Transfer RNA from Inmirania thermothiophila, 74 nucleotides, folded computationally.
RNA sequence: GCCCCGGUAGCUCAGUCGGAUAGAGCAUCCCCCUCCUAAGGGGAGGGUCGGGGGUUCGAAUCCUCCCCGGGGCG
Numbered sequence: 001g002c003c004c005c006g007g008u009a010g011c012u013c014a015g016u017c018g019g020a021u022a023g024a025g026c027a028u029c030c031c032c033c034u035c036c037u038a039a040g041g042g043g044a045g046g047g048u049c050g051g052g053g054g055u056u057c058g059a060a061u062c063c064u065c066c067c068c069g070g071g072g073c074g
Base pairs, nucleotide, nucleotide: 001073002072003071004070005069006068007067010026011025012024013023019057028044029043030042031041032040050066051065052064053063054062
C1' cells in the first nucleotide's frame, strides 16, 4: 500500500433484504418477598448506533471520505 471482518447503553452483544417509539442479558438504582443476606419477582434510569458528507418522504441499515481495533496478502 491492497483486501476482509468489526465499532450500537458502563460491559457482552442482537438488529445491517430502509419504516415509523433503537433492543436483550449482565451491571447500577428503586420496590416486593425474607428476621437479615443471597437467590427469586416487578420497575426505572442510561444511547450523537465511531465521525463528516450524500441518497431518500424516511438511514443503525444504502453510497462516499476519514478515524479506531483485529486478520490476511505484498
Annotation
The prediction has a mean pLDDT of 81. Its Rfam family is "tRNA". By type it is a transfer RNA. The RNAcentral record of the sequence draws on ENA and Rfam.